RNA sequence: AAAGGGCAAAAUCAGAGCAAUCUGGUGACGCAAAACCACGGAUCCUAUCUUUCAGGACGGCCGGGUUGCCGAA
Numbered sequence: 001a002a003a004g005g006g007c008a009a010a011a012u013c014a015g016a017g018c019a020a021u022c023u024g025g026u027g028a029c030g031c032a033a034a035a036c037c038a039c040g041g042a043u044c045c046u047a048u049c050u051u052u053c054a055g056g057a058c059g060g061c062c063g064g065g066u067u068g069c070c071g072a073a
Base pairs, nucleotide, nucleotide: 006031007030011026012025013024014023015022016021029060035066036065037064039063040062041061043057044056045055046054
C1' cells in the first nucleotide's frame, strides 16, 4: 500500500449535572492507536475570594505509561 474491520466531530433529540461537561439515539468532521490509564502540563467549571487551599471536567489539547489489527516495504 492493500484487505478485514474499528472509533466517531459538529449538529440534533431525550435525559443527568450549579456548571464545565457526560450518557443514549440519529449523524460523520476526522482518526493507524480517536483502544485503556487523570500520572505531568495546558485549558475549562464550582467554591473561597486578602491570600492560601480544595473539588470537578476534559484522553479527539500536548506529553507519558500499557496493550492491540494487517503485513508489500
Predicted 3D model of a 73-nucleotide RNA (c-di-GMP-I riboswitch aptamer) from uncultured Desulfuromusa sp.
The coordinates come from a structure-prediction model, not an experiment, and the mean pLDDT is 83.
Lineage of the source: Bacteria > Pseudomonadati > Desulfuromonadia > Geopsychrobacteraceae > Desulfuromusa.